Large-subunit ribosomal RNA, domain I from a Trueperaceae bacterium, 544 nucleotides, folded computationally. The RNAcentral record of the full RNA draws on ENA. Taxonomically the source falls in Trueperaceae (Bacteria, Deinococcota, Deinococci, Trueperales).
Context: one part of a larger RNA
RNA sequence: GGCACACGGUGAAUGCCUUGGCAGUCGAACCGAUGAAGGACGUGGCUACCUGCGAUAAGCCUCGGCGAGCUGGAAGCAAGCGAUGAACCGGGGAUUUCCGAAUGGGGAAACCUACGAGAGCGAACCUCUCGUACCCAUACGUGAAUUCAUAGCGUAUGUGGAGGGAACCCAGGGAACUGAAACAUCUAAGUACCUGGAGGAAAAUAAAGAAAACUCGAUUCCCUUAGUAGUGGCGAACGAAACGGGAAUAGCCCAAACCGGCUUCUACGGAAGCUGGGGUUGUAGGACCAGCAAUGUGGACCCGAAGGUCUAGCCGAAGCGCACUGGAAAGGCGCACCAUAGUAGGUGAUAGUCCUGUAGGCGAAAGACACAAGGGCCUAGCUGGCACCUGAGUAGCUCGAGUCACGUGAAACCUCGAGUGAAUCUACGGGGACCACCCCGUAAGGCUAAAUAUUCCGACUGACCGAUAGUGAACCAGUACCGUGAGGGAAAGGUGAAAAGCACCCCGGGAGGGGAGUGAAAUAGAUCCUGAAACCGUGUGCUU
Numbered sequence: 001g002g003c004a005c006a007c008g009g010u011g012a013a014u015g016c017c018u019u020g021g022c023a024g025u026c027g028a029a030c031c032g033a034u035g036a037a038g039g040a041c042g043u044g045g046c047u048a049c050c051u052g053c054g055a056u057a058a059g060c061c062u063c064g065g066c067g068a069g070c071u072g073g074a075a076g077c078a079a080g081c082g083a084u085g086a087a088c089c090g091g092g093g094a095u096u097u098c099c100g101a102a103u104g105g106g107g108a109a110a111c112c113u114a115c116g117a118g119a120g121c122g123a124a125c126c127u128c129u130c131g132u133a134c135c136c137a138u139a140c141g142u143g144a145a146u147u148c149a150u151a152g153c154g155u156a157u158g159u160g161g162a163g164g165g166a167a168c169c170c171a172g173g174g175a176a177c178u179g180a181a182a183c184a185u186c187u188a189a190g191u192a193c194c195u196g197g198a199g200g201a202a203a204a205u206a207a208a209g210a211a212a213a214c215u216c217g218a219u220u221c222c223c224u225u226a227g228u229a230g231u232g233g234c235g236a237a238c239g240a241a242a243c244g245g246g247a248a249u250a251g252c253c254c255a256a257a258c259c260g261g262c263u264u265c266u267a268c269g270g271a272a273g274c275u276g277g278g279g280u281u282g283u284a285g286g287a288c289c290a291g292c293a294a295u296g297u298g299g300a301c302c303c304g305a306a307g308g309u310c311u312a313g314c315c316g317a318a319g320c321g322c323a324c325u326g327g328a329a330a331g332g333c334g335c336a337c338c339a340u341a342g343u344a345g346g347u348g349a350u351a352g353u354c355c356u357g358u359a360g361g362c363g364a365a366a367g368a369c370a371c372a373a374g375g376g377c378c379u380a381g382c383u384g385g386c387a388c389c390u391g392a393g394u395a396g397c398u399c400g401a402g403u404c405a406c407g408u409g410a411a412a413c414c415u416c417g418a419g420u421g422a423a424u425c426u427a428c429g430g431g432g433a434c435c436a437c438c439c440c441g442u443a444a445g446g447c448u449a450a451a452u453a454u455u456c457c458g459a460c461u462g463a464c465c466g467a468u469a470g471u472g473a474a475c476c477a478g479u480a481c482c483g484u485g486a487g488g489g490a491a492a493g494g495u496g497a498a499a500a501g502c503a504c505c506c507c508g509g510g511a512g513g514g515g516a517g518u519g520a521a522a523u524a525g526a527u528c529c530u531g532a533a534a535c536c537g538u539g540u541g542c543u544u
Base pairs, nucleotide, nucleotide: 001543002542003541004540005539006538007537008536009535015529016494017493020465021464022462023461024460025459026458027457028455029454030164031163038099039098040097041054042053043052045077046076049073050072060093061092062091063090064089065088069081070080071079104113105112106111114132115131116130117129118128119127120126134161135160136158137157138156139155140154141153142152168199169197170196171195172194173193179186183233209216210215220247221246222245223244230238231237251447252446253445254391258277259276260275261274262273263272264271265270282425284390285389286388288385289384290383291382292381298378299377301376302375303374308369309368310367311366313362314361315360319335320334321333322332324331336353337352338342344356345355346354396420397419398418399417400416401415402414406432427442428441429440430439431438481488482487501528504515505514506513507512
C1' cells in the first nucleotide's frame, strides 16, 4: 500500500409524513370621484419583521351569535380587560394620514405650493374645515365680428364619465419564424401582439332566410353530415352548408300614413321642429271611410306581505372491564350498545359508541338576493270600400378591395372606398354568372332571456403530486440575488406524545465534551425522524 470484517465521521439518498399545490364539478361573478386596485408612512407598555388597523391607528360604536376566558404570528416581563357578558364569529355604522384615475396648481409618486369662503376673541400672523381639474348632458345667465342671432364665456345641477380587474367576449389594427423539404401566390393566421369597449357573461337573434317536401319557420350551442361537397403554384395545405338528432326556447318596439297640443318661421297658402295618441306586416299589413263584434289573454316593466335562500350559529344516538402487550390503548381478550349517524379529522399505536363532528332536524336583531297572490302599467278582432303610408344618395350598376371553406374563377350572396343612381305592391329582393317560368321572402330603424364561454373568488371531490415531485413559491417568494433597463429569478419542510429543551458536578478561554437528570428512546439534544452511497478515519485479520 491492497483486500476483508467491525465500529465511527461526513453526507444526504430512501422510507414514512403534510401545513402547500394540481385537476375536475358545483356555486358565485365585478370594484371605483361616497376616491378603487395597488402602495408610502405610521400605529403596540417594551416591537426589527409579518398580520391587523389609520392621528378614534393589533383598533371605536351598535345589533345578533357564543359562553369563560382574553390582550394576533410570538415566548417573556409589565400592566390590564371580562357573567353590568370580554375575547372570538357574523350584520350595520363611525374613523380611514399621504400617494395613486388623483381631480386647485406643480412634481423626480407618497412631496412642494396657491386662491376663495367659513370657524377659532380673529384686523394681522397662526390653526382647522369646506370648495376650486377636465369632458359630457341639462338648466340659467351673459354675450363678439354683426342689427337680430350665433360662436364664445360664466354659474348651478348630475347615484354622468374617467381608473382597475385572472380568463372568457365584441370591435379596430395586425406580424414573423415556420410549412411548401429552396421560394414569390399560398401556409403559419386573422394566430401572436397592440388598441378601444362591455358584461356576469359577451356576441347573435324574430327571415328581403333555408330550400325544392304533401316543405320548414328567430338566434345560439352540441352530435352528425364530413375530412364529404368544394377551394388549392389543383403543390403544401385549406375545408363548408342544408337536411337529420339533441340542449334551450320568446317574442317585441319604433319611423310613416292619420288625429290632437306646443314652439319657431311665414310671401298668411303653409312649412319645420318638439310632444301625446295611432300603427308595425308578406296567405301583405296599416291609415282613412262604412258596418259588425269583444272586457279578455298575455308581459322580459314597477310596487309587493308572509314565506324561501345566503351572510354567525344550535340540538344531535351509543362502552365498559382486564392481575394481556406497551411509555402511552384506540391494539388483544371478554361481554355490551347505537345506527336516517360505520364520511372525515383529532386524541401518547389502529376509536361507530373519548373529543370535533357525521345522518337528521332547528335558527337571524341586521343586511343581501330571487319571488307567489294582489295592485299599477302595457297588450287582441271581423267584413267591405278607398288607393294615403310601409325606412334613399338607399338598392342596383361600373371600377377597386375585403369577407364568405370558395386564391377572379362561370363567382352569386355579404361588407367597404370612388363614381353613378331606381322602383313604391300591377312594387322590390333572393333561389351560386345570366334569362324565362315557378317558388321563397319584404332590405335600407331598434330591443330581446335561456341553452354557450371563462375562473381572480368559495365549497366539495380525486385509481392527482408528496419537498429534485406538486405552483416559481408547503418555509416572511416574485423574496434573496443578477441586470442601466425591459426582464430574469432561486435555495430552503420533519426533536418529542408532551419541552419534560439537560438542574447540579467535572475538563476547557470558549466552542465542545464527560457524568448526573428528563424521556419509551438522547446514535430523538435543537446542524435534532429514518439516515443508503460516494468520501474520510480507527481497530483487527490476511497479504505485498